RNAcentral holds the full RNA, with entries from ENA.
Predicted 3D model of a 346-nucleotide part of an RNA (small-subunit ribosomal RNA, central domain) from an uncultured bacterium.
It matches the Rfam family "Bacterial small subunit ribosomal RNA". Gene Ontology terms of the family: structural constituent of ribosome and ribosome.

[in-house]
Context: one part of a larger RNA
RNA sequence: CUGGGUGUAAAGGGAGCGCAGGCGGGAAGACAAGUUGGAUGUGAAAUACCGGGGCUCAACCCCGGAGCUGCAUCCAAAACUGUUUUUCUUGAGUGGAGUAGAGGUAAGCGGAAUUCCGAGUGUAGCGGUGAAAUGCGUAGAUAUUCGGAGGAACACCAGUGGCGAAGGCGGCUUACUGGGCUCUAACUGACGCUGAGGCUCGAAAGCGUGGGGAGCAAACAGGAUUAGAUACCCUGGUAGUCCACGCAGUAAACGAUGAUGACUAACUGUCGGCGAUAAACAGUCGGUGGCCAAGCGAAAGCGUUAAGCAUCCCACCUGGGGAGUACGCCGGCAACGGUGAAACUC
Numbered sequence: 001c002u003g004g005g006u007g008u009a010a011a012g013g014g015a016g017c018g019c020a021g022g023c024g025g026g027a028a029g030a031c032a033a034g035u036u037g038g039a040u041g042u043g044a045a046a047u048a049c050c051g052g053g054g055c056u057c058a059a060c061c062c063c064g065g066a067g068c069u070g071c072a073u074c075c076a077a078a079a080c081u082g083u084u085u086u087u088c089u090u091g092a093g094u095g096g097a098g099u100a101g102a103g104g105u106a107a108g109c110g111g112a113a114u115u116c117c118g119a120g121u122g123u124a125g126c127g128g129u130g131a132a133a134u135g136c137g138u139a140g141a142u143a144u145u146c147g148g149a150g151g152a153a154c155a156c157c158a159g160u161g162g163c164g165a166a167g168g169c170g171g172c173u174u175a176c177u178g179g180g181c182u183c184u185a186a187c188u189g190a191c192g193c194u195g196a197g198g199c200u201c202g203a204a205a206g207c208g209u210g211g212g213g214a215g216c217a218a219a220c221a222g223g224a225u226u227a228g229a230u231a232c233c234c235u236g237g238u239a240g241u242c243c244a245c246g247c248a249g250u251a252a253a254c255g256a257u258g259a260u261g262a263c264u265a266a267c268u269g270u271c272g273g274c275g276a277u278a279a280a281c282a283g284u285c286g287g288u289g290g291c292c293a294a295g296c297g298a299a300a301g302c303g304u305u306a307a308g309c310a311u312c313c314c315a316c317c318u319g320g321g322g323a324g325u326a327c328g329c330c331g332g333c334a335a336c337g338g339u340g341a342a343a344c345u346c
Base pairs, nucleotide, nucleotide: 003318004317005316006315008299012314014201015200016199017198021194022193023192025088026087027086028085029084030083031082033081034080035077036076037075038074039073040072041071042070049065050064051063052062053061054060091191092188093187094186095184096183097182098181099180103177104176105175106174107173108172109171110154115149116148117147118146119145120144121143125136126135162169163168206247207246208245209244210243211242215241216240220236221235222234223233258313263308267290268289269288270287271286272285273284274283295302296301319346320345321344328339329338330337331336
């Protein structure tokens, strides 16, 4: 390379948008680039192949034949691909009528709890553990009542419930705003799918500047434990956790399962619509679970939400270690990220 693969064996990009590219629905006509057939020319010789011959054989040499899978020109065909014209509505989108939701951004508000401060009551303990001690407390703690301050998070509802492309999203109200689903079938008429580069988003930790700081808590200190204990347990405690703006760009970013549309038994739960009904069952569309037919799978398992059967596009893999390292380059304030080897070794 041809292949064969990618849930768990190596392998799906963290996610989206999208230029180029690749691929692409039904009908009719035209063209003839691809495609197919024919003709002509060319396709040197040697080599290779087949048949025959010459050196005693062979290597070697000679003769004949077929062939040289190709290219060019002309003629023809029009099924498929392509180009183009006309057209269609089922793919896609728009409109109209509804609808569920922790989807996003901003502002405001609320109660419970922790901590702290002030005051009252009250007295000797509190706290913590396996047991203790460090710690706090007669300068009045813990407990309890009232008042106040401040920050962060939103019990119950809460649900293999919902929403979002992913990351993720949960008190209440308001404003602005994205998407989905259902019904309808008025409109456009293939406008689609995927997507190397590119751009955007992207948990936590981390970084910069400025705020904020209740609780928690890396680092750190002390007390224990222990042979030791740079830990696990305890008492404290700073960054950080929070906000604004900017950077960073990684995760077991997981369903360890890329996106799209099509096809292939059922049963059962649940969420949102439609439709029907006295009510229900059954029905239908879109989600989300369980269990299973066929089939697949090394198995466990998957099974209309596929890991089945096929299509199309992208990404990725090719024995273990060395190594996600070195070097170079790109990005970053840095931390570091991206790309990414080899020697050697088994």